[in-house]
């Protein structure tokens, strides 16, 4: 330099053109004499830009970053 692949919550993963899901972690309350465990409840995310579309996290293009291969 060229090609491929991936990017969703603090972490690990789902998901689909029409309100983004779960687990762990975190906050609050209950339970207990305290801790742990348990129960209830809450906050928290689609890498950035442009395009297509009534509507994009999803489709297309570009960029950025990670990984793999070729040279």
């Nucleotide at each position: 330099g060229c090609g491929g692949u991936c990017a969703u919550a603090g972490u690990u993963u789902a998901g689909u053109g029409g309100c983004a899901a779960a687990a762990c972690a975190c906050g609050u309350u209950c339970u207990u004499g305290c801790c742990a465990a348990g129960a209830a409840u809450g906050a928290g995310a689609u890498u950035g830009g442009a395009g297509u579309u009534c509507g994009a996290u999803u489709c297309u293009c570009c960029a950025u970053g990670g990984c793999c291969g070729c040279a």
This is a predicted structure of a 71-nucleotide RNA (transfer RNA) from a Candidatus Nomurabacteria bacterium. NCBI's taxonomy places the organism under Bacteria, Bacteria candidate phyla, Candidatus Nomuraibacteriota. RNAcentral holds the sequence, with entries from ENA. The prediction has a mean pLDDT of 81. Rfam family: tRNA.